The part of an RNA shown here (small-subunit ribosomal RNA, 5' domain) has 508 nucleotides and comes from an uncultured bacterium. The RNAcentral record of the full RNA draws on ENA and SILVA.
[in-house]
Context: one part of a larger RNA
RNA sequence: GACGAACGCUGGCGGCGUGCUUAACACAUGCAAGUCGAACGAGGUCCAGCUGGUGGCAACACCGGGGACGACCUAGUGGCGAACGGGUGCGUAACACGUGAGAAACCUGCCCCGGUCUCUGGGAUAACAGUUGGAAACGACUGCUAAUACCGGAUGCCGUCAUCUGAUCGCAUGGUCGGAUGACGAAAGAUUCAUCGGAUCGGGAGGGUCUCGCGGCCUAUCAGCUAGUUGGUGAGGUAACGGCUCACCAAGGCAUCGACGGGUAGCUGGUCUGAGAGGAUGAUCAGCCACACUGGGACUGAGACACGGCCCAGACUCCUACGGGAGGCAGCAGUGAGGAAUCUUGCACAAUGGGCGCAAGCCUGAUGCAGCAACGCCGCGUGCGGGAUGACGGCCUUAGGGUUGUAAACCGCUUUCAGCAGGAACGAAACUGACGGUACCUGCAGAAGAAGGUGCGGCCAACUACGUGCCAGCAGCCGCGGUGACACGUAGGCACCAAGCGUUGUCC
Numbered sequence: 001g002a003c004g005a006a007c008g009c010u011g012g013c014g015g016c017g018u019g020c021u022u023a024a025c026a027c028a029u030g031c032a033a034g035u036c037g038a039a040c041g042a043g044g045u046c047c048a049g050c051u052g053g054u055g056g057c058a059a060c061a062c063c064g065g066g067g068a069c070g071a072c073c074u075a076g077u078g079g080c081g082a083a084c085g086g087g088u089g090c091g092u093a094a095c096a097c098g099u100g101a102g103a104a105a106c107c108u109g110c111c112c113c114g115g116u117c118u119c120u121g122g123g124a125u126a127a128c129a130g131u132u133g134g135a136a137a138c139g140a141c142u143g144c145u146a147a148u149a150c151c152g153g154a155u156g157c158c159g160u161c162a163u164c165u166g167a168u169c170g171c172a173u174g175g176u177c178g179g180a181u182g183a184c185g186a187a188a189g190a191u192u193c194a195u196c197g198g199a200u201c202g203g204g205a206g207g208g209u210c211u212c213g214c215g216g217c218c219u220a221u222c223a224g225c226u227a228g229u230u231g232g233u234g235a236g237g238u239a240a241c242g243g244c245u246c247a248c249c250a251a252g253g254c255a256u257c258g259a260c261g262g263g264u265a266g267c268u269g270g271u272c273u274g275a276g277a278g279g280a281u282g283a284u285c286a287g288c289c290a291c292a293c294u295g296g297g298a299c300u301g302a303g304a305c306a307c308g309g310c311c312c313a314g315a316c317u318c319c320u321a322c323g324g325g326a327g328g329c330a331g332c333a334g335u336g337a338g339g340a341a342u343c344u345u346g347c348a349c350a351a352u353g354g355g356c357g358c359a360a361g362c363c364u365g366a367u368g369c370a371g372c373a374a375c376g377c378c379g380c381g382u383g384c385g386g387g388a389u390g391a392c393g394g395c396c397u398u399a400g401g402g403u404u405g406u407a408a409a410c411c412g413c414u415u416u417c418a419g420c421a422g423g424a425a426c427g428a429a430a431c432u433g434a435c436g437g438u439a440c441c442u443g444c445a446g447a448a449g450a451a452g453g454u455g456c457g458g459c460c461a462a463c464u465a466c467g468u469g470c471c472a473g474c475a476g477c478c479g480c481g482g483u484g485a486c487a488c489g490u491a492g493g494c495a496c497c498a499a500g501c502g503u504u505g506u507c508c
């Protein structure tokens, strides 16, 4: 000097930040991922035209029936999303990360640009109805029905594969651009009638994989390690290369330039310090990685081996009618525990962004805001001017005086901030503002509501008195205290910082 700090004393306001460093300990409660009726069939509620009855001269009033090409609600089939966003740092010493240069054997939903196509059939099933099992969770059977759900057939601009072949480049394995033949491969409709979709191919953009060089911890009181191990052939598998896996063959591969083992640790941009070199560190913000009660596994999908999905095992918790079931805050709040120590079970989708939807819109603890905390940085205030050969009081005194001290009183002035009252935004182009009657502006009253902490032997700026008497105590080091202590305690005075000041811890 610094800090995600803590502790002691003290504490006026504002702005901007920051806030479980420990138990990746366990979690009550609420919320954090839905949406689409312009894919589909049902069920329910409301209602118009229509219609029956009663009353009335009539207009009409009251009570019903029925119920759409209408409106709304509910669950279901279907689509997209749920792989993003948010959290944490357990693991990991590794191509995990950073950086530079490359490579071939890949995939790609949505979005954007471009080409072509969108023909024709079929059988089911949920919902629903009926019966029925179970305490519940959740089912079973029978019957009915729809689709942009599912399954055939046709076509093939095009793509893939195989065979044959042309041009061109190359020393060559071969590369690029074609041609012919054969095989295989598509589709879905909706509507408010102008749009939204579906299929296929090429680009664009993104992702997966690999190599090489370099970079960054400790340990030799770890010296040898390795059988899918190293390589080959063939096969399987993958989106794709590869011992990735398998069969066979060979016996290799790594290592004192530290293999193997052990310990520790997410990496980086950065941050702190330092003149620099370096050292330390990796909170907040940003990029990458890993994880989601513990261990394992796959399914779906363009994408996961998936935090708020599934299955199995385990530990723990809860419900049970004892037969069986349910759960996973390292999301936002919040609780207990641990700890020196770390916040509200708040408001809003107004903005920015995301998901779905043609849209209206719905959802969004992302986000925007507010709340709490001197935790940090920055800014402001706690008044200004005058006022005595200097009050009172305190302290000291050589008893004369000195000092506190222009300090106070007293006189004059001002009103920042806080307070009260009135006005009042930007953030939104339009409907639309949580923040918020907030920022800001104007007016009002009155010095009014606002100063402490540590130190004073030397280092180190600032000294006297009394008390104590190697006691009580102080102390970072040197050291103070045993009867005149500038070092302990108190008082007065002084010094330094100031809404803070000190102490402790850690790093340079």
Base pairs, nucleotide, nucleotide: 001507002506003505005504006503007502008501009500012380013379014378015377016376017375018373019372020338025336026335027334029333030332031331034080035079036078039077040076042074043073044072045071046070050065051064052063053062054061055060087291088290089289097215098214099213100212101211102210103209106207107206108205112203113202114201115200116199117198118197119153120152121151122150128143129142130141131140132139133138158185159184160183161182162181163180164179165178166177167176168175169174189196190195191194217263218262219261224254225253226252229251230250231249232248233247234246235245236244266288267287268286269285270281271280272279273278293314294313295312296311297310316327317326318325319324344370346369347368348367352366353364354363355362356361383413384412385411386410393404394403395402396401417449419444420443421442422441423440427435452497453496454495455494456493457478458477459476463492464491465490466489467488473480474479